[in-house]
Molecule: SAM riboswitch aptamer (S box leader)
Organism: Aquibacillus kalidii
RNA sequence: CUCUUAUCCAGAGUGGCAGAGGGACUAGGCCCUAUGAAGCCCGGCAACCGUCAAGAAUUAUUUUGAAAUGGUGCCAAUUCCUACAGGUAUAAACCUGAUAGAUAAGAG
Numbered sequence: 001c002u003c004u005u006a007u008c009c010a011g012a013g014u015g016g017c018a019g020a021g022g023g024a025c026u027a028g029g030c031c032c033u034a035u036g037a038a039g040c041c042c043g044g045c046a047a048c049c050g051u052c053a054a055g056a057a058u059u060a061u062u063u064u065g066a067a068a069u070g071g072u073g074c075c076a077a078u079u080c081c082u083a084c085a086g087g088u089a090u091a092a093a094c095c096u097g098a099u100a101g102a103u104a105a106g107a108g
Stems, first nucleotide, its partner, number of pairs: 001108008013042001015041003021032003026083004043075003048071002051066006079100001084097005
């Protein structure tokens, strides 16, 4: 980098350093930000993998629960919203799906 599967309306700081940007990319919109952005540290959230316990099946596997010392991830706003397709509607707007993206686990 590519592919497969699963998830993406929940949750998470009145801390320290730092010092101007940030919300993935393009476009449009809307926001956050010197009452301190990014980044780093600390802290926290969650429970994908792993761990532990019990059950089902006894080859493979699978269900439920627990803990948070392991590997990741995450900590404004639904993945901030829209873009493509379909539907409801006079319209505003709304709903569903896809695409794209993110994360985990596995394969190449």